[in-house]
RNA sequence: GCCAAUUUAGCUCAGGUGGUAGAGCAGCACCCUCGUAAUGUGCAGGUCGUUGGUUCGAAUCCAAUAAUUGGCUCCA
Numbered sequence: 001g002c003c004a005a006u007u008u009a010g011c012u013c014a015g016g017u018g019g020u021a022g023a024g025c026a027g028c029a030c031c032c033u034c035g036u037a038a039u040g041u042g043c044a045g046g047u048c049g050u051u052g053g054u055u056c057g058a059a060u061c062c063a064a065u066a067a068u069u070g071g072c073u074c075c076a
Base pairs, nucleotide, nucleotide: 001072002071003070004069005068006067007066010025011024012023013022019056027043028042029041030040049065050064051063052062053061
């Protein structure tokens, strides 16, 4: 340099055909216990990498760009 994949909550990941963003774990509160852990209930947590475009409407479609991972190639 070229190609492909990935980017969504603190972490790991879902999210058929465009139509109010979700789960598990972690966190906090409560319940329970002599106490702790576990269990149970609830709460909070997200500019959907970034920018632009299409559309009544975009996490989803299109373009550009960034980062990460893998493969290939060149030079030394």